A computed fold for a 1423-nucleotide RNA from Cyanidioschyzon merolae, annotated as small-subunit ribosomal RNA. It matches the Rfam family "Bacterial small subunit ribosomal RNA". The sequence is in RNAcentral, with records from ENA and SILVA. The coordinates come from a structure-prediction model, not an experiment, and the mean pLDDT is 83.
[in-house]
RNA sequence: AAAGAAGCGAGUUUGAUCCUGGCUCAGGAUGAACGCUGGCGGUAUGCUUAACACAUGCAAGUCGAACGCGCGUAAGUGGCGUGGCGAACGGGUGAGUAACACGUGAGAAUCUGCCCCUAGGAGUUGGAUAAGGCUUGGAAACGAGCGCUAAACCAACAUAUAAGGAAAGGAGAGAUCGCCUAGGGAAGAGCUCGCGGCUGAUUAGCUAGUUGGUAGGGUAAAGGCCUACCAAGGCGAUGAUCAGUAGCUGGUCUGAGAGGAUGACCAGCCACACUGGGACUGAGACACGGCCCAGACUCCUACGGGAGGCAGCAGUGGGGAAUUUUCUGCAAUGGGCGAAAGCCUGACAGAGCAAUACCGCGUGAGGGAUGAAGGCCUUAGGGUUGUCAACCUCUUUUGAUGGGGAAGAAUAGAUGACGGUACCCAUAGAAAAAGCAUCGGCAAACUCCGUGCCAGCAGCCGCGGUAAGACGGGGGAUGCAAGCGUUAUCCGGAAUCACUGGGCGUAAAGCGUCUGUAGGUGGUGAUGCAAGUCACUGGUGCAAAACUCUGGCUCAACCGGAGGAAAGCCAGUGAAACUGCAUGACUAGAGUGUGGGAGAGGUAGAAGGAAUUCCCUGAGUAGCGGUGAAAUGCGUAGAUACAGGGAAGAACACCGGAGGCGAAAGCGUUCUACUGGAACACAACUGACACUGAGAGACGAAAGCUAGGGGAGCGAAUGGGAUUAGAUACCCCAGUAGUCCUAGCCGUAAACGAUGGAUACUAGACGUUGGCCUAAGCCAGUGUCGUAGCUAACGCGUUAAGUAUCCCGCCUGGGAAGUACGCUCGCAAGAGUGAAACUCAAAGGAAUUGACGGGGGCCCGCACAAGCGGUGGAGCAUGUGGUUUAAUUCGAUGCAACGCGAAGAACCUUACCAGUACUUGACAUGUGGUGAAGUGACCUUAAUGGGUCACAAGGACGGCAACGUCCACACCAACACAGGUGGUGCAUGGCUGUCGUCAGCUCGUGUCGUGAGAUGUUGGGUUAAGUCCCGCAACGAGCGCAACCCUUGUCUUUAGUUAAAGUAUCUAGAGAGACUGCCGGUGACAAACCGGAGGAAGGUGAGGACGACGUCAAGUCAUCAUGCCCCUUAUGUACUGGGCGACACACGUGCUACAAUGGCGCAGACAAACAGUGAAUCUGAGAAACUGCGCCCAAGUUCAGAUUGUAGGCUGCAACUCGCCUACAUGAAGGCGGAAUCGCUAGUAAUCGCCGGUCAGCCAUACCGCGGUGAAUACGUACCCGGGCCUUGUACACACCGCCCGUCACACCAUGGGAGCUGGCCAUGCCCGAAGUGAUGUUACCAUCCCCACGGCAGGGCUAGUGACUGGGGUGAAGUCGUAACAAGGUAGCCGUACUGGAAGGUGCGGCUGGAUUACCUCCUUA
Repeated sequence: AAAGAAGCGAGUUUGAUCCUGGCUCAGGAUGAACGCUGGCGGUAUGCUUAACACAUGCAAGUCGAACGCGCGUAAGUGGCGUGGCGAACGGGUGAGUAACACGUGAGAAUCUGCCCCUAGGAGUUGGAUAAGGCUUGGAAACGAGCGCUAAACCAACAUAUAAGGAAAGGAGAGAUCGCCUAGGGAAGAGCUCGCGGCUGAUUAGCUAGUUGGUAGGGUAAAGGCCUACCAAGGCGAUGAUCAGUAGCUGGUCUGAGAGGAUGACCAGCCACACUGGGACUGAGACACGGCCCAGACUCCUACGGGAGGCAGCAGUGGGGAAUUUUCUGCAAUGGGCGAAAGCCUGACAGAGCAAUACCGCGUGAGGGAUGAAGGCCUUAGGGUUGUCAACCUCUUUUGAUGGGGAAGAAUAGAUGACGGUACCCAUAGAAAAAGCAUCGGCAAACUCCGUGCCAGCAGCCGCGGUAAGACGGGGGAUGCAAGCGUUAUCCGGAAUCACUGGGCGUAAAGCGUCUGUAGGUGGUGAUGCAAGUCACUGGUGCAAAACUCUGGCUCAACCGGAGGAAAGCCAGUGAAACUGCAUGACUAGAGUGUGGGAGAGGUAGAAGGAAUUCCCUGAGUAGCGGUGAAAUGCGUAGAUACAGGGAAGAACACCGGAGGCGAAAGCGUUCUACUGGAACACAACUGACACUGAGAGACGAAAGCUAGGGGAGCGAAUGGGAUUAGAUACCCCAGUAGUCCUAGCCGUAAACGAUGGAUACUAGACGUUGGCCUAAGCCAGUGUCGUAGCUAACGCGUUAAGUAUCCCGCCUGGGAAGUACGCUCGCAAGAGUGAAACUCAAAGGAAUUGACGGGGGCCCGCACAAGCGGUGGAGCAUGUGGUUUAAUUCGAUGCAACGCGAAGAACCUUACCAGUACUUGACAUGUGGUGAAGUGACCUUAAUGGGUCACAAGGACGGCAACGUCCACACCAACACAGGUGGUGCAUGGCUGUCGUCAGCUCGUGUCGUGAGAUGUUGGGUUAAGUCCCGCAACGAGCGCAACCCUUGUCUUUAGUUAAAGUAUCUAGAGAGACUGCCGGUGACAAACCGGAGGAAGGUGAGGACGACGUCAAGUCAUCAUGCCCCUUAUGUACUGGGCGACACACGUGCUACAAUGGCGCAGACAAACAGUGAAUCUGAGAAACUGCGCCCAAGUUCAGAUUGUAGGCUGCAACUCGCCUACAUGAAGGCGGAAUCGCUAGUAAUCGCCGGUCAGCCAUACCGCGGUGAAUACGUACCCGGGCCUUGUACACACCGCCCGUCACACCAUGGGAGCUGGCCAUGCCCGAAGUGAUGUUACCAUCCCCACGGCAGGGCUAGUGACUGGGGUGAAGUCGUAACAAGGUAGCCGUACUGGAAGGUGCGGCUGGAUUACCUCCUUA
């Protein structure tokens, strides 16, 4: 000087959020074990299991200076025995024990060998006996008999003329040792008491020496410790008794602490020593290596009998996941004996084994880039392993070899197991020395390959179904390191049992309500005491440990020294504010009194009218009743409806009201009697008498039960009728218990304000009830809104869920389960109390955004309606499904596939099938070589293909800036590669469809909310429109809407065309015009709407292009592109033929019709757009409906044109499968179409024709465009469909094609009951009764008695295992039946109860809102 220093979170419930709440992880620790690996040293530690059994050796002896004896000539020596001391220590273990066993602190009625102090003493005499001797039994162990002997053995007497032993002859003196007595000390032991520390009440009563007294006995000692007698006590909800578990403590681990867990090693205490009982000896034991008895087990035996006890040290077997050497030494420390030398000491000191733990060291250091090789990855450029290595220089800790060599010894000498150890020196040489786990997040560390919901991983969440950072391997990385991971256990995190430090309206949680016992808590002033409290002091709180400082091993671990700290307990002294106690006061709490009021408060009795049903009578006739619609039912034997009379039972309209009263349940006609409570006013009395309340008691809706009544209506069950797939339901007709009364039980409800009671404090506003009242108003209740505050939010807010105090009850993840077992209550139904195994990672609350609703409101759309025309029926065309096939290629499949990809399949296309061929290939790039590039012909083939020849040898000849070993082209060869309409549209790009041309979708800043989010974007109007206006915590902005673009309608103008010329027309440009601009009205002085004028056009003039954020894993790998996978003499390429065109059938889209609004014949008029290389002019080109004239006359026709025959033409190598056209002939179904369904709002529908693309031709009736003629209707938004906005409910979020309940069937798992069966533990009663103490008798041996272990018998309690069968429960990708719940879940749901049904469930009675919607009432807010 110091001894005081300190709290971390994360993952996982959801589409997302906040909260509640569990599960899991990161940290530390261990007497550990397992897996892989392993260089050295130091220091520790090492059967946690079978207190299981033990072979062998050792672990307690010593003293000749107490005594006798033996051997020896003796010196001497060893042994036996007597005797003394020790063996009660040391060492082991934790079975038992819940106890004064332990811890702590006190206490009085005790003892103590050896040691220390003080005082005194130790005299005389006698006696026995072991060993040894003789005889003798037994296999042995071990004895028996006879006769000797000593003492520090035993005994008697005595007590100051006293005296024990110690080598060598005597005497004297001194010292030391030993003995006896008394007192004291030290240390040890016994006993008593206060306090402290486990679980269970599904253990609530226990106790007979029990509790106390008197007397006696007994003990070292108090005491029912024991006995006799007397009394009836003692313990217990502050948990007795019983059951389970357990050695206790200092400490150890963890933790910020408070705590929690633990009790190895070390230390203190206790208990035990094969199991049970017992005493002996002794100072001390009821004795681990002593004795007796009983039992189990083991061993020896001559079968007669004996012996033994490792929970001492080693060691063995066994058990187990698991724990060491049958080592050295008494050198040190300590112990026993001895005078001492010394002896003994498995205590101890050491060594050995084990990475079991902690600590320390090493496995090299410096340099070294062309960043080597190899590996891995790669975008093929490179990156990484990586200065790592190689290579160069250096060092030698540890290890190896050799040499030296301690301290530990205390003491002058001698004495060291460890040990030739630690340590020091030298020599050689990088030499001999690195692994383990992990790498999806938590949580540091990433890629490739393989695998393909398989194999596997996993602590939690979870990963794996063909591109896995999660499996397995490789490379790389990260972490720790002679270790690293895993497993197990404890604390922490966990404020997740909350004292510090939690909660209970809705998440788990307030008893249904009240009265009240114990207990807890308690108003104001004063005085005293000092129990709590506080201060100081003394004692204790062992040592070790922990902390601080310091020292020693090279450091550290480890060890030594010093110091401080230390909860608690005991005692003393003091203080008196607070609590407490005592005394004595007070009146504000509480109670009493007086007074006048309010009230469905309770009990009993009496009275009343309306309605319902039944009965009687009258009158009257065919229906009534009931429903969504019906039927069952009632009625001509006279119902219903109507009138009169009578009977019965139950309930009390209006007033009536979030009004009143009551503790709650609950209470409603009127009157009477009895009776409880509250409020107010007054301020007379008492004087803290108060609050809460475990147990306890009382009351307690409905249903239900017992007995007796009663029974009108209603009405579980039940019957019938409907509905339905079924309908054990909803609806209807009947109807029994019940509902009512009396007496008794039951004791539960969503018994709710889901909110325990009391007291005080903390803004208000507006209603209402009662009292006071002149009144502003006051008091007490009962409501709504709301400030502060609180809350996860919703919400609560003087009637708190705010701020505080007191008391009680209750909660601790979900399910199993309010179940099982046990107990209590009940007539029963059942109620109360109330678990576990097992299983899951959630279950849950509030709020948010969506989506959905057989929820609501508003609005829009050819959505409906109003109209016009169709489809569905016929024939044909075309597409699809299906079927067929060698192939009928592939794709598209509700709307949003189906005249779609395909703007054109005879070959080709073509992807399919059969057959025949080719293999660097039909196509691209690169290499080498040859060259006639080309033209023509022949054989073979179905054709491609295959094969052959000629031009052909001094000869042909493509391109040029470059004239070349050039480029192009052809052939040959070998590889790299080509190729794939093969797979995956669920790996993708791009493109497209759809909601939808619907009006929406978002952002920035601000604000609100803990947050997800909200606001803006909602509201009032308006619009086609989130279009615009107004308002507003919003202000702005973006993508969409609109506009800008194209076409068209009017005019002007330029140029051209046309035309005889100018206009006009036409074509191509340029411009003007339309903006709610103007007027009137409505509206809010707005936006806007309605009407009008002008105008070619009027409110977006008409049409087109244009498609927000997104949805559908929508469509397309077969347009194209593309990752990965697959094929490579074939899944590539070529060719011929076939197929895509099939045909019982079904569907979609169309064409043509069914005729007279028509068909046919003749004649006549007017377009636009497009194509042709081209603006118009020119050509294609003769538009048709239409107009005029004529015929047809209601029919299968002069309608309709399918089908078929013949002839001809066209395209094309080729019209058989399988083209089109023309002519003649043929002349089918069909007479307007069932259920159902489609399009269209104006130049639209309808109807009429025309052009074009693709294309040799064409299956085009399709598609894309063009013009001609040219309507009807819209009252309107209840309904169907789709959509938008707002709001509401939700258990949905893969979003209603959602979620989800129960039976049944199957598999597995744990569990309850169960006729019983088999164990264990405990106590009780009785019998027997060893050893032994005690008692009695006896001289003694011995006998008897009491007690008692073991054993036996009996019934009982608790507990464990098992059990045919049986009950429910849990779990399990794709089982069955229904659909109960979530939306108004399609009958609102739920609670209690009763009945009932395959099942969810249904119904009755009462209750709740945790019910949607609509209306009304009340209250509030704003005006």
The gene name in the source record is rrn16.